[in-house]
RNA sequence: GCUCAUUCCGAGGGGUGUGCCGCGAGGCGCUGAGAUGGCGAGAGCCGAACCCUUGAACCUGAUCCGGGUCAUACCGGCGUAGGAACGGGAAUGGGCGGCGCU
Numbered sequence: 001g002c003u004c005a006u007u008c009c010g011a012g013g014g015g016u017g018u019g020c021c022g023c024g025a026g027g028c029g030c031u032g033a034g035a036u037g038g039c040g041a042g043a044g045c046c047g048a049a050c051c052c053u054u055g056a057a058c059c060u061g062a063u064c065c066g067g068g069u070c071a072u073a074c075c076g077g078c079g080u081a082g083g084a085a086c087g088g089g090a091a092u093g094g095g096c097g098g099c100g101c102u
Stems, first nucleotide, its partner, number of pairs: 001096007008088003011053004017030005036047004058083003064077004
């Protein structure tokens, strides 16, 4: 000097499922980091928390395939798939390199 990891700052991106009861509004559970609050006739908008920012947040294929569950969750495949939101400073540590001295 370069680079990687962690942490910090700013900016940005993203999702909200499933079971039972109920005419409905909603209520009680489950999983999960997250299943949320307000406004609205609705579409949607604003916000909170959480996750993520290029390796895996999330979306598409996909009402996909195999296992598993009451169902969702979950595991594997698809998948070196196609998309998707980045800049900065400092400290510590790792790696690589340059120069000087012995």

Predicted 3D model of a 102-nucleotide RNA (TPP riboswitch aptamer (THI element)) from Aureimonas sp. AU20. Rfam family: TPP riboswitch aptamer (THI element). Rfam describes the family as follows. Vitamin B(1) in its active form thiamin pyrophosphate (TPP) is an essential coenzyme that is synthesised by coupling of pyrimidine and thiazole moieties in bacteria. The previously detected thiamin-regulatory element, thi box was extended, resulting in a new, highly conserved RNA secondary structure, the THI element, which is widely distributed in eubacteria and also occurs in some archaea. Analysis of operon structures identified a large number of new candidate thiamin-regulated genes, mostly transporters, in various prokaryotic organisms. On this family, see Rodionov et al., J Biol Chem 2002: "Comparative genomics of thiamin biosynthesis in procaryotes. New genes and regulatory mechanisms". RNAcentral records the identical sequence in 2 taxa.